A computed fold for a 90-nucleotide RNA from a Paracoccaceae bacterium, annotated as Glycine riboswitch aptamer. Lineage of the source: Bacteria > Pseudomonadota > Alphaproteobacteria > Rhodobacterales > Paracoccaceae. Its mean pLDDT, the model's own confidence on a scale to 100, is 83. The model forms 87% of the base pairs in the Rfam consensus.
RNA sequence: UCGGGAGAAUCCGGAGGGCGUCCGCGCCCAAAGGUGCCGAAGGAGCAACCGCCCCGGUAAACUCUCAGGCGCAAGGACCGUUUCUGACGA
Numbered sequence: 001u002c003g004g005g006a007g008a009a010u011c012c013g014g015a016g017g018g019c020g021u022c023c024g025c026g027c028c029c030a031a032a033g034g035u036g037c038c039g040a041a042g043g044a045g046c047a048a049c050c051g052c053c054c055c056g057g058u059a060a061a062c063u064c065u066c067a068g069g070c071g072c073a074a075g076g077a078c079c080g081u082u083u084c085u086g087a088c089g090a
Stems, first nucleotide, its partner, number of pairs: 002080003009035001011034002016029005036070003042066001043064003049057003
């Protein structure tokens, strides 16, 4: 660089906008807010173990959900792939 990539209400609500109109309305998108939920951006916490042993150091895909997310899209840990640079080794 490219590819793959999960989970959770298209729940309530309806600022605002779009389309159609027989001008009565109909349909679609959708912010704030509310409740419920998810964990694989980021963030936080802990074991064994180690130490100078009061205390501290230290991990995750575990835990917490601050953040983020719950139609599509976007994002996405991680895996594979490509290129460049650095370090170490031969």